Context: one part of a larger RNA
Molecule: small-subunit ribosomal RNA, central domain
Organism: unidentified
RNA sequence: CUGGGCGUAAAGGGCGCGUAGGCGGCCUUCUAAGUCGAACGUGAAAUCCCCGGGCUCAACCCGGGAACUGCGUCCGAUACUGGAAGGCUUGAAUCCGGGAGAGGGAUGCGGAAUUCCAGGUGUAGCGGUGAAAUGCGUAGAUAUCUGGAGGAACACCGGUGGCGAAGGCGGCAUCCUGGACCGGUAUUGACGCUGAGGCGCGAAAGCCAGGGGAGCAAACGGGAUUAGAUACCCCGGUAGUCCUGGCCCUAAACGAUGAAUGCUUGGUGUGGCGGGUAUCGAUCCCUGCCGUGCCGAAGCUAACGCAUUAAGCAUUCCGCCUGGGGAGUACGGUCGCAAGGCUGAAACUC
Numbered sequence: 001c002u003g004g005g006c007g008u009a010a011a012g013g014g015c016g017c018g019u020a021g022g023c024g025g026c027c028u029u030c031u032a033a034g035u036c037g038a039a040c041g042u043g044a045a046a047u048c049c050c051c052g053g054g055c056u057c058a059a060c061c062c063g064g065g066a067a068c069u070g071c072g073u074c075c076g077a078u079a080c081u082g083g084a085a086g087g088c089u090u091g092a093a094u095c096c097g098g099g100a101g102a103g104g105g106a107u108g109c110g111g112a113a114u115u116c117c118a119g120g121u122g123u124a125g126c127g128g129u130g131a132a133a134u135g136c137g138u139a140g141a142u143a144u145c146u147g148g149a150g151g152a153a154c155a156c157c158g159g160u161g162g163c164g165a166a167g168g169c170g171g172c173a174u175c176c177u178g179g180a181c182c183g184g185u186a187u188u189g190a191c192g193c194u195g196a197g198g199c200g201c202g203a204a205a206g207c208c209a210g211g212g213g214a215g216c217a218a219a220c221g222g223g224a225u226u227a228g229a230u231a232c233c234c235c236g237g238u239a240g241u242c243c244u245g246g247c248c249c250u251a252a253a254c255g256a257u258g259a260a261u262g263c264u265u266g267g268u269g270u271g272g273c274g275g276g277u278a279u280c281g282a283u284c285c286c287u288g289c290c291g292u293g294c295c296g297a298a299g300c301u302a303a304c305g306c307a308u309u310a311a312g313c314a315u316u317c318c319g320c321c322u323g324g325g326g327a328g329u330a331c332g333g334u335c336g337c338a339a340g341g342c343u344g345a346a347a348c349u350c
Stems, first nucleotide, its partner, number of pairs: 004321003007304002012318001014201004021194003025088007033081002035077003039073004049065006091191001092188003095184004103177007110154001115149007125136002162169002206247006215241002220236004258317006266295011278283001299306002323350003332343004
């Protein structure tokens, strides 16, 4: 290479946009590059294969044939692929009419709670634990009432509910803005799918500069526990957590399941939109499309399980795997302020 795989055994890129490339709907005509057929030429000899022969046999040698699966020229075929032209509407997109949504960005506002400050009432405890102690408190704490400050997060609603490509998104209002869905079949007429490189987005932690800091809380201090206790428990507490701008680019970034399209018995919830029927109506029932769950047929699977949201049956394109350790290490390259990221071996060993 051929071949086999990637939910859990090694293996799906964290996610998107998209370049090259690969692949690509229905009909007609032309072309004849791919493809197929015929003829001719060539494909040195030897070798391999078949037949016959020569050394006593064999190896070896000699003769003949076949073959040399290839290439070229020319003639022909036109189903499929390609190329050219024309057409189509079911793929795709656009338009119009709707309703749904924690989708994104910005600004403003709100209430509950914690903490702190000031004041009132009030007096000896409070707090904490398995039990305690450290801690706080007669300089008046805890409790309770009033007023104020400030930061962060938004109880109930809330839901295997919704939205987003993923990360993720949850108080309320306004402004700006992306996408999806349903209905109409009005427009374009294959404009499509995938996507090496590339570009962008990317939780938390971390980094730089400037702000902010209520609560929580790595580090750190103290009290306990213990043989010890660099922990688990308790009292404190700084970075950080928050905001603005700029980096970092990782994850059990998980559905551990790449994207797209088509096909393949069913049952039952739920979210959005539509049609029909019954109804005054709420609503019930039947039904279409899109999403999201559960249970299960065939089939698949090593099993577990998956099962119209496939891990079934097929096609296209990309990524990735090839025994364990060494090792996601070393070296080199590249990116980064750094931390480190990406790429990524070998010796040796079992």